[in-house]
Context: one part of a larger RNA
Molecule: large-subunit ribosomal RNA, domain IV
Organism: Elusimicrobiota bacterium
């Protein structure tokens, strides 16, 4: 000097991002026990007080000597005294510095956000407000092969189940609600019209070509032109499904849910007008919020002093209603702020007992 442990005057969170660590606290029974609440709880709330040993005494069962009553036998009241029982009651004495005498063995309140709750999870840096959830909502599925998955198939799961059943998606207990917009994309339905692919059709065009024409050569032969049949090419016009266009509907589907001027008899502010745009222009509720850039907003509490926090205000840079909204009692090894208790966390540090370290031998 470092590690494990353990002690401390005085103060008591001044330590520090933060009481991180470590005190405090703690067993039983007795009293007592608050807001709020889904009447279950909150609750071991909170705060007192008792506790060891020895005497006494009351108490329970069980038995009994003896006494009374009495129809003197039967029965019927009482009872001294003896066993036995409790890990318990009352009363008094006694010891220590201390009696739940050691070990084990809860620190309390308040308030907020957030999640309803008990559950799950990053095996080996994250246990969380993440993920589940019970509850709600839409959707799909009518059964020989349900829809959904697996597989090439055959075959299985769905289920030896049948719409109170099964698959998919959001949401997340519970209370109060869940407001407008279907224009965009989705989807669900419609079928007049436009669009549209193989396929059908086959108007016609072209190759090839027997043969024929014309012109040139003495002839073989050239060269030019018409061209049936086949036999092969290209091919309009009509025919023609779903989609798509288009009509309609749906948002607890994916998703939106405005702007600028003006205006009351102090100022200011605008219920109010106007005026452009839009599918419609954010309602209830909540707000500097786990969301507020500016920002330490402003005001009020709480402190001497408080960027946090708690009440409000609303100027919502950029809250919002099953991507839920806002309450919410109970619960959280979670998160934020405060108080009471306690303490080496610190003031400031010391000393003790052990391992190791380092100098000396």
């Nucleotide at each position: 000097c470092u590690c494990u442990a353990g002690u401390u005057a005085a103060g008591g969170a001044a330590c520090u991002c933060g009481g991180c660590a470590a005190u405090c606290u703690a067993c039983u029974c007795c009293c007592g026990u608050a807001a709020c609440u889904u009447c279950g709880g909150a609750a071991g709330a909170a705060g007192g007080g008792a506790g060891g040993c020895c005497c006494c005494g009351a108490u329970g069962u069980c038995u009994a000597a003896c006494u009374c009553u009495g129809u003197a036998c039967a029965a019927g009241a009482g009872a001294a005294g003896g066993a036995c029982g409790g890990c318990g009651c009352g009363g008094g004495g006694u010891u220590g510095c201390a009696a739940a005498g050691a070990a084990a063995u809860g620190g309390g309140u308040c308030u907020c956000g957030u999640g309803a709750c008990u559950g799950u999870u990053u095996a080996a840096c994250a246990a969380a407000a993440a993920c589940a959830c019970a509850g709600g909502a839409c959707u799909c599925u009518g059964c020989u092969g349900a829809a959904a998955u697996c597989a090439c198939a055959a075959g299985a799961u769905g289920a030896u189940g049948u719409a109170u059943a099964g698959g998919g998606u959001c949401u997340g207990a519970u209370g109060c609600c869940u407001g407008c917009c279907c224009g965009g994309u989705g989807c669900u339905g419609g079928a007049a019209g436009g669009u549209c692919a193989a396929g059908g059709g086959g108007a016609g065009a072209u190759g090839u070509c027997a043969u024929g024409g014309a012109g040139g050569g003495u002839a073989a032969c050239c060269u030019c032109u018409a061209g049936a049949a086949g036999c092969a090419u290209c091919g309009a016009a009509c025919u023609u499904a779903a989609g798509c266009c288009c009509c309609a509907g749906u948002a607890a589907a994916c998703g939106g849910c405005g702007g600028c001027c003006g205006u009351a008899a102090c100022u200011a502010u605008a219920a109010c007008g106007g005026u452009c745009c839009u599918a419609a222009g954010g309602u209830a509720g909540c707000g500097a919020a786990a969301u507020u850039c500016c920002u330490u907003g402003u005001c009020g509490g709480g402190u001497a002093a408080g960027u946090u926090c708690c009440g409000a205000c609303c100027u919502g840079c950029a809250c919002g209603a099953a991507u839920g909204g806002c309450a919410u009692a109970a619960c959280a090894a979670a998160g934020a702020g405060a108080c009471c208790g306690c303490u080496g966390u610190c003031u400031c540090a010391a000393c003790u007992a052990g391992a190791g370290g380092c100098u000396c031998g």